Annotation
Small-subunit ribosomal RNA, central domain from an uncultured bacterium, 346 nucleotides, folded computationally. Rfam family: Bacterial small subunit ribosomal RNA. Its family is annotated with structural constituent of ribosome and ribosome in the Gene Ontology. The coordinates come from a structure-prediction model, not an experiment, and the mean pLDDT is 92.

Context: one part of a larger RNA
């Protein structure tokens, strides 16, 4: 609860595709369902409202009127909405020519580093810390050189930069694949926007089966610290981190800002493309930043990438705690997830 709202106060769904539904450019013709005008019928009486009247007033009662916001039938209007038919090109899209990109999948390759193994040189320490110790080393470590193995991640470039719907994406090459941008021309002819349900995607952790394991590292063990130290620091170290397949579906999934379209001062940087120009430079389109005007805002701030001005559609909020709990239902192997109260209390 016909209201007001959702960047930070409660509130934008994690993101997309899309069903129903809602909404929808421009011109002509038609219909007349919505809409508007008229007529008729009905809308009982009483009550209520207005006029007048009767009981000495009032309550009460009587009379007349308006009303009964509606429905049905009928006659008419045609601007708007709708429906039917026809046309248009500005919305939307297709094709042709170019372009940028860590967008996604697969395969192959590379170097640095780390650890381990083998060998050479070499000798008394190394490591670690606030200081130490656990640990490691004369069975030759650390250091250094040569050789080998493995796994994971890709320094510099690197950006205030790029791509993606979001999650996210970074060594190189090949291949398959998706989206985006600009300029010019041709084409389709409203094919559009949003989107309850639904479906798909969805970091990390976690789960199942199989593999892999260099480094790191929950748990765990030891050494320290401390009054204690189930921590912070140190030495180790298993899941896990990695790969394949299948689950899970959460997040400060954040721009804490839903999507689309239109309109509304400027300045400055940068990425991609184009036009003009001898040059300096200027202009246009699409991204991405900063500053800032009007306006907005409780303020902070936002300010053509709006939190401004409007329209369309969806989601959500309605005092704090109880509580994202209980219960029911749905989903999941489980962990748990989705939906989601109340008593009571302030």
């Nucleotide at each position: 609860u016909u209201g007001g709202g959702c960047g930070u106060a409660a509130a934008g769904g994690g993101c997309g595709c899309g069903u129903a539904g809602g909404c929808g450019g421009u011109c002509c013709g038609g219909c007349c369902a919505g809409u508007c005008c008229g007529a008729u019928g009905u809308g009982a009486a009483a009550u209520g409202c207005c006029u007048g009247g009767g009981c000495u007033c009032a309550a009460c009662c009587c009379u007349g009127g308006a009303c009964c916001c509606g429905c049905a039938u009928u006659g008419g209007a045609a601007a708007c909405u709708g429906c039917c038919g026809g046309g248009c090109u500005g919305g939307a899209g297709u094709c042709a020519u170019g372009g940028a990109g860590g967008g996604g999948g697969a395969g192959c390759c590379g170097g640095a580093a780390u650890u381990c193994c083998c060998g050479g040189u070499g000798u008394a320490g190394g490591g670690g810390u606030g200081a130490a110790a656990u640990c490691u080393g004369u069975a030759g470590a650390u250091a250094u050189c040569g050789g080998g193995a493995a796994g994971a991640a890709c320094a510099c470039c690197g950006g205030u930069g790029g791509c993606g719907a979001a999650g996210g994406c970074g060594g190189g090459c090949u291949u398959c694949u998706a989206g985006c941008c600009a300029a010019u021309g041709a084409c389709u002819g409203a094919c559009g926007c949003u989107g309850a349900g639904g479906c798909g995607c969805g970091a990390a952790a976690g789960c199942g089966c199989g593999g892999g394991u260099a480094g790191c590292a929950a748990a765990c063990a030891g050494g320290a610290u401390u009054a204690g130290a189930u921590a912070c620091c140190c030495u180790g170290g298993u899941a896990g981190u990695c790969c394949g397949c299948g689950c899970c579906a959460u997040a400060a999934a954040c721009g804490a800002u839903g999507u689309g379209c239109a309109c509304c001062a400027g300045g400055u940087g940068u990425c991609g493309g184009g036009g003009c120009g001898a040059g300096c430079g200027c202009c246009c389109c699409g991204g991405u930043g900063c500053c800032g005007g009007a306006g907005c805002g409780a303020a902070c701030g936002c300010g053509a990438u709006a939190a401004g001005u409007g329209c369309a559609c969806c989601g959500c909020c309605u005092g704090g705690g109880g509580a994202g709990u209980a219960u029911g239902c749905c989903c999941g192997c489980a962990a748990g997830g989705g939906u989601g109260a109340a008593a009571c209390u302030c």